[in-house]
RNA sequence: GGCUCAGUAGCUCAGGGGAAGAGCAGGGGAUUCAUAAGCCCUUGGUCACAAGUUCAAAUCUUGUUUGAGCCA
Numbered sequence: 001g002g003c004u005c006a007g008u009a010g011c012u013c014a015g016g017g018g019a020a021g022a023g024c025a026g027g028g029g030a031u032u033c034a035u036a037a038g039c040c041c042u043u044g045g046u047c048a049c050a051a052g053u054u055c056a057a058a059u060c061u062u063g064u065u066u067g068a069g070c071c072a
Base pairs, nucleotide, nucleotide: 001071002070003069004068005067006066007065010024011023012022013021018055026042027041028040029039048064049063050062051061052060
């Protein structure tokens, strides 16, 4: 330098046009003599950035950027 893949909640990841979810973590409740485990409720997101397409974009296209891998 070229190609491929990935970037979504604090962490690990789903979601691939009708607009954001799970698990863990955090907060609260109930239970217990008390703690832990388990149970119930709940906070938390400019979907890496920019432009384009579209009535509508996390999703499609292009560019940039970061990381991983392969080739040279």
A computed fold for a 72-nucleotide RNA from Euglena clara, annotated as transfer RNA. The gene name in the source record is trnM. It matches the Rfam family "tRNA". About the family: Transfer RNA (tRNA) molecules are approximately 80 nucleotides in length. Lineage of the source: Eukaryota > Euglenida > Spirocuta > Euglenophyceae > Euglena. The RNAcentral record of the sequence draws on ENA.